A computed fold for a 376-nucleotide RNA from a Pseudomonadota bacterium, annotated as Bacterial RNase P class A. The RNAcentral record of the sequence draws on ENA.
RNA sequence: GGAGUCGGCCGGGUAGUCGCGGGCGGCGGCCGCAAGGCCUGAUCCGCCGGAGGAAAGUCCGGGCUCCACAGGGCAGAGUGCCAGGUAACGCCUGGGCGGCGCGAGCCGACGGAAAGUGCCACAGAAAAUAUACCGCCCGGAUUUUCCGGGUAAGGGUGAAAUGGUGCGGUAAGAGCGCACCGCGUUCGUGGCAACACGAAUGGCAGGGUAAACCCCACUCGGAGCAAGACCAAAUAGGGAUCCAUCGGUGUGGCCCGCACUGGAUCCGGGUAGGUUGCUAGAGCCGCGCGGCGACGCGCGGCCAAGAUGAAUGACUGCCGGUCGGGCGGUUUCGACCGUUCGAUCACAGAACCCGGCUUACAGGCCGGCUCCCGAU
Repeated sequence: GGAGUCGGCCGGGUAGUCGCGGGCGGCGGCCGCAAGGCCUGAUCCGCCGGAGGAAAGUCCGGGCUCCACAGGGCAGAGUGCCAGGUAACGCCUGGGCGGCGCGAGCCGACGGAAAGUGCCACAGAAAAUAUACCGCCCGGAUUUUCCGGGUAAGGGUGAAAUGGUGCGGUAAGAGCGCACCGCGUUCGUGGCAACACGAAUGGCAGGGUAAACCCCACUCGGAGCAAGACCAAAUAGGGAUCCAUCGGUGUGGCCCGCACUGGAUCCGGGUAGGUUGCUAGAGCCGCGCGGCGACGCGCGGCCAAGAUGAAUGACUGCCGGUCGGGCGGUUUCGACCGUUCGAUCACAGAACCCGGCUUACAGGCCGGCUCCCGAU
């Protein structure tokens, strides 16, 4: 100097003007039964604070709330190497194993296919009770070939073909025998463990597939802030007490009778509406200690949106970043510097709160590490 990898951070700044919504204080008015709310009140006045790293997707986990619940099981859903962290997790950290990369590092649903069932396109003899197209070997015959037997070394098919390589062996072959590797079993050593290493032993079960059914182990009650709690009209309807039993309507030809219908006061449920839940919390920042780390403990400091037809914005000036053009200068000809003009500055946006994951993101900053080239 170049290429790469991992981690952390920022994500326009500033001034002025105008606005939006929240809180506190102050003067007044209006509405409402109340709780409370509203105000164009000649624009009320003053002060304080007002989005994110993902506020997003709503995919996991928890807090909180209501409902359900003796205990156990079935069903269902999820998770799946080991250890730790945590309120919890499908998250994180460290480790193991496998794969990729020269490397820093990255990726992995990573239990079980020697319980059972299913499936495996095309090609191929055969895709799993096995089997033989070509070939090889032996024997026979009616000998350019055919038949019978042996074989699975070689060829061919396929994503995948019945442990691999070599030597021996054989008619040709074959774990048929042997050595090494792989695999299983047993033991030993190290490690909390996953696992690793070593020794002995078995000639070797026997294809793949479990984000196919299934088996094993573990976890899981349901619904969600439109949860839930409180205040509570108007109208209709319900209940209680008191008053009136007059009138009206129906039945009937008519009367009696019977059924329905009235007024006042109070009560409770509940709707609209309002309040609460609501933002001080597994909180943030700094320092110290413990731990490889995730994280934990201690001390000190801080308070930072709370809306609900849903605020958090707009304009202008200056500065900054990026891209493009003009002019001038420098040049190792790659580019750089100055000036000026234009464009542009992302993704997105709280809605009960928190921990994660995933996805989106103009542009930029900082740090660790690796590889290559050059100079000393």
Notes: A source record names the gene rnpB. The coordinates come from a structure-prediction model, not an experiment, and the mean pLDDT is 75.